Model confidence (mean pLDDT): 81 of 100. A computed fold for a 73-nucleotide RNA from Paramuricea clavata, annotated as transfer RNA.
RNA sequence: GCCUCAUUAGCUCAGGUGUUAGAGCACUGGUCUAGUAAACCAGGGGUCCAGAGUUCAAUUCUCUGAUGGGGCU
Numbered sequence: 001g002c003c004u005c006a007u008u009a010g011c012u013c014a015g016g017u018g019u020u021a022g023a024g025c026a027c028u029g030g031u032c033u034a035g036u037a038a039a040c041c042a043g044g045g046g047u048c049c050a051g052a053g054u055u056c057a058a059u060u061c062u063c064u065g066a067u068g069g070g071g072c073u
Stems, first nucleotide, its partner, number of pairs: 001072007010025004027043005049065005
């Protein structure tokens, strides 16, 4: 220098086929317990890495950039 993959909740990750997003763990409250943990019930938390384009509508498609991983020379 070129190619490729990833970037979504505090963390690890889903999200086919475009119509403003979910899980597990964590966190908060409750039940239970002599108490703690576990278990069970309920709840909060994300404008989806940034910008532009296409579209009635973009986390999703296209382009550019950023960061990180892998490969080639």

Overview
The organism belongs to Paramuricea, within Eukaryota. Its Rfam family is "tRNA".